[in-house]
Context: one part of a larger RNA
RNA sequence: CACGGCUAAGGAACUAGGCAAAUUAACCCUGUAACUUCGGGAUAAAGGGAACCACGAGCAAUUGUGGUCGCAGAGAAAUGGCCCAGGCGACUGUUUAACAAAAACACAUGGCUAUGCGAAGAUUAAUGUCGACGUAUAUGGCCUGACACCUGCCCGGUGCUGGAAGGUUAAGAGGGGAUGUCAUCGCAAGAGAAGCAUUGAAUCGAAGCCCCAGUAAACGGCGGCCGUAACUAUAACGGUCCUAAGGUAGCGAAAUUCCUUGUCGGGUAAGUUCCGACCUGCACGAAUGGUGUAACGAUCUGGGCACUGUCUCAGCCGUGAGCUCG
Numbered sequence: 001c002a003c004g005g006c007u008a009a010g011g012a013a014c015u016a017g018g019c020a021a022a023u024u025a026a027c028c029c030u031g032u033a034a035c036u037u038c039g040g041g042a043u044a045a046a047g048g049g050a051a052c053c054a055c056g057a058g059c060a061a062u063u064g065u066g067g068u069c070g071c072a073g074a075g076a077a078a079u080g081g082c083c084c085a086g087g088c089g090a091c092u093g094u095u096u097a098a099c100a101a102a103a104a105c106a107c108a109u110g111g112c113u114a115u116g117c118g119a120a121g122a123u124u125a126a127u128g129u130c131g132a133c134g135u136a137u138a139u140g141g142c143c144u145g146a147c148a149c150c151u152g153c154c155c156g157g158u159g160c161u162g163g164a165a166g167g168u169u170a171a172g173a174g175g176g177g178a179u180g181u182c183a184u185c186g187c188a189a190g191a192g193a194a195g196c197a198u199u200g201a202a203u204c205g206a207a208g209c210c211c212c213a214g215u216a217a218a219c220g221g222c223g224g225c226c227g228u229a230a231c232u233a234u235a236a237c238g239g240u241c242c243u244a245a246g247g248u249a250g251c252g253a254a255a256u257u258c259c260u261u262g263u264c265g266g267g268u269a270a271g272u273u274c275c276g277a278c279c280u281g282c283a284c285g286a287a288u289g290g291u292g293u294a295a296c297g298a299u300c301u302g303g304g305c306a307c308u309g310u311c312u313c314a315g316c317c318g319u320g321a322g323c324u325c326g
Stems, first nucleotide, its partner, number of pairs: 001320007009312002013310001018307001027049004035040001037146001051068007069073001081305007088297002093105002110143006121130003147292004152222003157219002159215005166210003172204002177199005184191002223241005250284001251281001262278005
C1' cells in the first nucleotide's frame, strides 16, 4: 500500500456531493398519511413476535400457561434503510460493443399529408420484387408524445395545392430576306435566272416563371414613441408611426434571467444552492405544443430521521504485496 474485521466520546463537523461504509432486512401479527387516473400510494410510515423443556387444548397443523439457558433464539448464510419537497420524462422498454443509460430514442394517443389498386412509396439498367397474397378502420411520409384542461392572431415572404385570361418562353415548325458560286446580259463598271451551298426575320409553339386564389397540428412570424387620474406613484384612457399580424390563455429570475447572490417570505446560528411568491420575460408561450398531473425512474436538485471510521483523529487485528534469497 491492497483487501477484510473491530473501535471510546461525538455523529456528516468529511466532501463538489453521505462518495464509500454502516443501518434496514426473510417470515408472522398489529397498523398505515397526503395525494389519486380510485387501480394505487403500500412492505407506506410506525410498532410487536420468534429458541428449548413440561403440562393443558386440539385428529393435526398449531396454540395457552409455567419453567430453563446463553452476550445473542429469523443464534450461520442469503435477505428493502426510510421520509418530505421540487425539475425533467407519463409509464414497461431502447441507446453511444470498449469514457455518456439520460431530461436523449421509442411508445400508446392526437393531427397533417400522399395513395382508388398494375395504389402511393422503395429497389433495379431492365424484367421483376417488396408494399400485400393487403385495399382508405389500409399502406407510406412528416410532426406531436399517456391522461386532464386547452391549443389564440398572421397567408406579406418561402413552400405546397388549385386556377387559367394575359405577359415571358425551349426544341421544333416556318421561311420574308441576305451571302457565296455561276449560265447569261453589258464596251466597261456592274447586274445576275435556275441549281447547289451558307445564313436566317416575322409568325406558330408546352410545362415552368410572372400572375390570381387557398393553406400555419406547412417552413415560419407574432412592434415603437408620446401624453394622461384632486399627495405621490402608476396608467383603465388618448394621440401618433409602422406592420402580414403585433404574443391571447397559461406560465414566468425558469434545464430559459444578462444585470443577479434581483426583492420579499420559508428552512439554517449562519443558505451564490433549494422551496413559495412578486413580474422589471437581456432573450417563455401554445402539437418546433402550453399549463397541470397520480403512478413510475441504477435520472437530476434541496431538506430531514435513522445509521455509521466520511470526519474530529487516529488506533488495533487478520490475509497478501512491499524487503532478502532463488

The part of an RNA shown here (large-subunit ribosomal RNA, domain IV) has 326 nucleotides and comes from Ephemera danica.
Taxonomically the source falls in Ephemera (Eukaryota, Bilateria, Panarthropoda, Dicondylia).